RNA sequence: GACGAACGCUGGCGGCGUGCCUAACACAUGCAAGUCGAGCGGGGAGAAGAAUUCGUUUUUCUCUUUAGCGGCGGACGGGUGAGUAACACGUGGGUAACCUGCCUCAAAGUGGGGGAUAGCCUUCCGAAAGGAAGAUUAAUACCGCAUAAAAUCAUGGCACUGCAUGGUGCUGUGAUCAAAGGAGCAAUCCGCUUUGAGAUGGACCCGCGGCGCAUUAGCUAGUUGGUGAGGUAACGGCCCACCAAGGCGACGAUGCGUAGCCGACCUGAGAGGGUGAUCGGCCACAUUGGAACUGAGACACGGUCCAGACUCCUACGGGAGGCAGCAGUGGGGAAUAUUGCACAAUGGGGGAAACCCUGAUGCAGCAACGCCGCGUGAGUGAUGAAGGCCUUCGGGUCGUAAAGCUCUUUGAUCAGGGACGAUAAUGACGGUACCUGAAAAACAAGCCACGGCUAACUACGUGCCAGCAGCCGCGGUAAUACGUAGGUGGCGAGCGUUGUCCGGAUUUACUGGGCGUAAAGAAUGCGUAGGUGGAUAUUUAAGUGGGAUGUGAAAUCCCCGGGCUCAACCCGGGAACUGCAUACCAGACUGGAUAUCUGGAGUGCAGGAGGGGAAAGCGGAAUUCCUAGUGUAGCGGUGAAAUGCGUAGAUAUUAGGAGGAACACCAGUGGCGAAGGCGGCUUUCUGGGACUGUAACUGACACUGAGGCAUGAAAGCGUGGGGAGCAAACAGGAUUAGAUACCCUGGUAGUCCACGCCGUAAACUAUGGGUACUAGGUGUAGGGGGUAUCGACUCCCCCUGUGCCGCCGUUAACACAAUAAGUACCCCGCCUGGGGAGUACGGUCGCAAGACUAAAACUCAAAGGAAUUGACGGGGGCCCGCACAAGCAGCGGAGCAUGUGGUUUAAUUCGAAGCAACGCGAAGAACCUUACCAGGUCUUGACAUCCAACGAAUCUUAUCGAAAGAUAGGAGUGCCUCCGGGAGCGUUGAGACAGGUGGUGCAUGGUUGUCGUCAGCUCGUGUCGUGAGAUGUUGGGUUGAGUCCCGCAACGAGCGCAACCCUUGCUAUUAGUUGCUAACAGGUUAAGCUGAGCACUCUAAUGGGACUGCCGGUGACAAGCCGGAGGAAGGUGGGGAUGACGUCAACUCAUCAUGCCCUUUAUGACCUGGGCUACACACGUGCUACAAUGGAUGGUACAGAGAGCAGCGAGACCGCGAGGUGGAGCGAAUCUCAAAAAGCCAUUCUCAGUUCGGAUUGUAGUCUGCAGCUCGACUACAUGAAGUCGGAAUCGCUAGUAAUCGCGAAUCAGCAUGUCGCGGUGAAUGCGUUCCCGGGCCUUGUACACACCGCCCGUCACACCACGAAAGUCGGCAACACCCGAAGCCAGUGAGCUAACUAGUAAUAGAGGCAGCUGUCGAAGGUGGGGUUGGUGAUUGGGGUGAAGUCGUAACAAGGUA
Repeated sequence: GACGAACGCUGGCGGCGUGCCUAACACAUGCAAGUCGAGCGGGGAGAAGAAUUCGUUUUUCUCUUUAGCGGCGGACGGGUGAGUAACACGUGGGUAACCUGCCUCAAAGUGGGGGAUAGCCUUCCGAAAGGAAGAUUAAUACCGCAUAAAAUCAUGGCACUGCAUGGUGCUGUGAUCAAAGGAGCAAUCCGCUUUGAGAUGGACCCGCGGCGCAUUAGCUAGUUGGUGAGGUAACGGCCCACCAAGGCGACGAUGCGUAGCCGACCUGAGAGGGUGAUCGGCCACAUUGGAACUGAGACACGGUCCAGACUCCUACGGGAGGCAGCAGUGGGGAAUAUUGCACAAUGGGGGAAACCCUGAUGCAGCAACGCCGCGUGAGUGAUGAAGGCCUUCGGGUCGUAAAGCUCUUUGAUCAGGGACGAUAAUGACGGUACCUGAAAAACAAGCCACGGCUAACUACGUGCCAGCAGCCGCGGUAAUACGUAGGUGGCGAGCGUUGUCCGGAUUUACUGGGCGUAAAGAAUGCGUAGGUGGAUAUUUAAGUGGGAUGUGAAAUCCCCGGGCUCAACCCGGGAACUGCAUACCAGACUGGAUAUCUGGAGUGCAGGAGGGGAAAGCGGAAUUCCUAGUGUAGCGGUGAAAUGCGUAGAUAUUAGGAGGAACACCAGUGGCGAAGGCGGCUUUCUGGGACUGUAACUGACACUGAGGCAUGAAAGCGUGGGGAGCAAACAGGAUUAGAUACCCUGGUAGUCCACGCCGUAAACUAUGGGUACUAGGUGUAGGGGGUAUCGACUCCCCCUGUGCCGCCGUUAACACAAUAAGUACCCCGCCUGGGGAGUACGGUCGCAAGACUAAAACUCAAAGGAAUUGACGGGGGCCCGCACAAGCAGCGGAGCAUGUGGUUUAAUUCGAAGCAACGCGAAGAACCUUACCAGGUCUUGACAUCCAACGAAUCUUAUCGAAAGAUAGGAGUGCCUCCGGGAGCGUUGAGACAGGUGGUGCAUGGUUGUCGUCAGCUCGUGUCGUGAGAUGUUGGGUUGAGUCCCGCAACGAGCGCAACCCUUGCUAUUAGUUGCUAACAGGUUAAGCUGAGCACUCUAAUGGGACUGCCGGUGACAAGCCGGAGGAAGGUGGGGAUGACGUCAACUCAUCAUGCCCUUUAUGACCUGGGCUACACACGUGCUACAAUGGAUGGUACAGAGAGCAGCGAGACCGCGAGGUGGAGCGAAUCUCAAAAAGCCAUUCUCAGUUCGGAUUGUAGUCUGCAGCUCGACUACAUGAAGUCGGAAUCGCUAGUAAUCGCGAAUCAGCAUGUCGCGGUGAAUGCGUUCCCGGGCCUUGUACACACCGCCCGUCACACCACGAAAGUCGGCAACACCCGAAGCCAGUGAGCUAACUAGUAAUAGAGGCAGCUGUCGAAGGUGGGGUUGGUGAUUGGGGUGAAGUCGUAACAAGGUA
């Protein structure tokens, strides 16, 4: 795009078309083929005449009727598509092999007779249908006779002619054969007979064309042909007898399946593909099967006979029927109409005609089934109304849309007129089309979609549910994808869905594809058919080209024009129908024929390399075994072992022997062969082929090759040998969770030989063969030529083979590239998404294993190739890091502290979870905090804003209560003011609202952790690539560093690195108070205490200083590295702050903020008490220890950095002490905290559970605080637990570091062993990068990309689905053999019967015919064994699918055994 469509929702009108695609299922009822009286007889009525016995009879005429006889028509028209793969159809021919009623033309004729029979009447049988007998009657019914040739037959003659058989015309003789009448007053007309011609219609034959399956390969007995006879309209095995043995088939016979064919229709640019409704042509069929009759025509839809099935009637004896005609009914089905009107038109039948018949046809009805046309209003109208929806709450949108105002009336409605179709009459349609008038915007819009493809977006509901879906895919709480709504888009009386066909699809490729790796080159050769084929000349004309003629029906399509108002539709003309046939012309090319040629191909002669093949013989090394000797305890094997061998003497070693198999070195991307394949040496036999020389011979002999034939590794099979080594199976030992494996020790088939099978391989160059052409370079093997040379051992050239590199070109890329995957031609094979499956079934081959050929159901939306970027690897290379190593001190054991898990509980609030949770949020839970629990309370609320009323605010007392709170009093009347009021505060009330540490960190912002202070992450332009991308950023060096240098199709740039910042180390300048004190002076008792000073220290501001700057070596003359000098400091001086692109859906909704959801007398708020502090247990982080490098006691030194007014708090006094009293000084370089401690000097303890260790417990206190019971810290006295250095494992640290020692601060009323800071004392070790962990760069492999915590395979178990096999079983179909044998044709017979003709006066006889009977053929039926094809089948086999099942881990990385 299309449809004979169906379904869902919806539906105004008209025109033109179309309408059982299924059950060729069954049919009630009505109609669909009759007509002719001018063929015949009969009946009825009337009139007239005649006769009359007056009942009537008869004649003629008129009108009417029609059952029958007769004629014509029922062979057309109408229906259907079952059958048919066929001369059925289409197309073009042929008939010298034919027929043709009615019709037209022409010629001739139509004389004279006869006997019957329906009807009718009578009788009879039967239920009926129907039939019988007798009598009687007519014809255009039937039958002789006459006449007749131009007909037919027989037989002569002549002429002409055809491709053959033959044909045509003329002429002679003989024989045979005709007829019908009717109407009319008549003319005449209609008929009849014979013949010829035409027209029309048919019959037969032939060429060509159009389905599937080869898993249908052989078929055929009247079969193929001949002769003869028969039959037919006619040819013919059409039929029969005889004879011969043919005929068809890979160019697809036969069989099976399917199917009416065509013009045309749909689609497509075309070529094609699909279809065969309506209309038209042909065919076939008419309930199923068979048969003939009649006829011009049938083997006959509305005829006959027979058989079968079915239905109906029946008196049970017997009969009737055939809608695939028009309507209609039932049934089937997703589905397809009225039991209508009319013969007015067109056409058909009959008739002389009038006319009759006509479900053909013309019309109407039903159906949006299709096509076409029209309408459902038009203009104006902005407070952009109301309302809906959305909203950032401002608004936006539906939307000029509506309303309103002004108009119009197509269709529908009503009324009036009123056709064409019929040029006189006749109109079913039809009072229709059309015209006119009237009224009122009045009666007339839906369907689908809105994630992408694909035009069109929001809200709510739902929450992997419900659902959607053509493909991709949506839905798990913010769904533009589900449902609804609003809006929007599309189409519109329709719109969607489903089904089917074509297109897109160059996705079967003729036009117009491919085959190295995506599917695809047979394992290889030889060769048949076939296809294709070198040069020259002549010829032919099959192909080819050209114009011509005939045909290609009409309709359709296209163009032009015309008619319905337009269109659809219809009409006229043209073009076209790409085809077929005929005859002619051309002669290039292809083909055929003939002749010639040598270039392709082949032969001969000479040379010639070679693991080419077959057979026989020979050889040495090695393994193993046997014998003997020497010799002694092990050997062997592995990652390590064990099994195994060995004291009965192994292994080792020496000598001798046996046997089998394979042939080291040479040896080489070297050679040979068609491929498989071929390797010691010699001999024999033998195949093939380059190459070279010669140029003698043949003369296209060529290439390819469906079938066919041959060869064909390994394994395997059969028979017979052989068997050293190796080695499936098997056994044992190991390994392991297991180990039916990898490893080890053994070991049988087999491996070897002969003969015979098998016929497959990643049989690979994953690349069929042949020919020709198209840059080069460089190896190597064989042959030849040339040059130089004494000599070619390759110096140059050519050919052939075999490799590598590389242009053009090709390719998706990788790559190929004269050995093509380039450019062309020829031939063969093969492919068409993945799986199912190279499987099933069938067939062929095979001893078997199996091979070859080769599907479908079902299932998926992918499977696959090449390349790219990452990630990963039990891949590789380089490098770094307290990563290992070297060290030091720990942790893990004990007690306690603290956090977590778990458990418990009314509650033990919540969060954090490998590193990167666990002394974390928490820089400090007795109440508070507090979020948790119990109980008591409040509901506009504890807190914010708005409104109204009242009151100033505020302070205070009493009672009740655990408190929150409740009730009742007292004091108090303020501030500003323009006198209206206002500001803040309190109480009460109503509603908007407040509130939430409720949920979601997987909706978020912000902050943070981590990789990681690792050196990386990117961009612009250019270049390369079809592209993803690459390059830059890789490489050579170097660095802590993508730091720098060099090189380079790159050149630059950005974020990172570094530097700039802070601090510390040295120094200068400036400045000296609260700091300092060298000199001077004063002054004590202890002091820079005082005067004085700013030198020094110090303080704190600004500078300087370090840059590989200098020297040497090294390096590439670089960057840099090593060493040195100087220097306080040396190569980043130490430390800090600083954290690229990104990763982990990392953490946090409980810091804060925030979307959405939830809650609102509660999940909010207040209060009291409790809990977060529990305790069989487990873990993390710490503190204190286990002691003598120590404890205790006494004495005595030296810091830094901080903090302090609700604070630090001195001196003094009291207390053993915690502390108390008291309060100087200090908002601090001034005062205070404040004593630093380890250290040092003494004394003591003497190795012990201790003078170590301090847990636990008791008593008594201190301090803070409303309050120390749950639940604080501290003090004194008493008590004195575990613990004697810590298993596996594991953490930190590289220098002022670890270790050790104390001090301070934040939080804080009080409460650190934690945290954050500060200084004192102050080490050890580092060979080095093999290994563990983490990271960076390059490279490699990949089936990974959620990226190895990846992917993924198979069994088993369960569920479902389709398929195969299967003892069987139930059907279908087509044949075959035999039996039976209806109707009927034919043949025979015909004793029975017999009008026409003949003879006869007649009887009768004859001719002829009929019944009957017999036979051949023959449908249906029966019997039988087979064939083929379906259904079903216990059971069984594999296959597919399935959200999380089981067992292992086979594959992808070296996938851990490639």
Overview:
Model confidence (mean pLDDT): 85 of 100. Predicted 3D model of a 1458-nucleotide RNA (small-subunit ribosomal RNA) from an uncultured bacterium. The sequence is in RNAcentral, with records from Greengenes. Its Rfam family is "Bacterial small subunit ribosomal RNA".